The prediction has a mean pLDDT of 81.
This is a predicted structure of a 98-nucleotide RNA (Guanidine-I riboswitch aptamer) from Sphaerisporangium album.
The organism belongs to Sphaerisporangium, within Bacteria.
Rfam family: Guanidine-I riboswitch aptamer. On this family, see Nelson et al., Mol Cell 2017: "Metabolism of Free Guanidine in Bacteria Is Regulated by a Widespread Riboswitch Class".

C1' cells in the first nucleotide's frame, strides 16, 4: 500500500419527541366535544464507541454429545432521512482526526 472477514438478536438504560392516554388552559356544554400547551408521567422511538443475556466464531479436552476458555480496541463533525415527531435511531466503526 492492497484485499478479505468481523462488529448479529433480545431485554433494559442514557437520551428523545408528541400519534394515543393522562395533566393543564380556553371556548361551547346535559352527556361531552373542539382547539392550544412537551407539561412530572404511561403507550411509543432508542445507542458501533452504554449495561445484561442469548446466539455465532475460534481454541482445548472428552467423545458423537457435552464441558471449559477467548471474543480486544473505539475520538468523531456539518448535513440529510424515517415514523406523529425528535433523538447518542439510520446515512455512520461514515467525512475527518489520532
Nucleotide at each position: 500500500g492492497u484485499g478479505a472477514g468481523g462488529c448479529g438478536c433480545a431485554c433494559c438504560u442514557a437520551g428523545g419527541g408528541u400519534u394515543c392516554c393522562g395533566c393543564u388552559c380556553u371556548c361551547g356544554u346535559g352527556a361531552c366535544g373542539a382547539g392550544g400547551g412537551g407539561c412530572u408521567g404511561g403507550u411509543c422511538c432508542g445507542a458501533g464507541a452504554g449495561g445484561u443475556g442469548c446466539a455465532g466464531g475460534c481454541g482445548g479436552c472428552c467423545u458423537a454429545g457435552g464441558c471449559c476458555g477467548c471474543u480486544c480496541c473505539a475520538c468523531g463533525g456539518c448535513g440529510g432521512g424515517a415514523c406523529a415527531a425528535a433523538a447518542a435511531c439510520c446515512c455512520g466503526g461514515g467525512a475527518g482526526a489520532c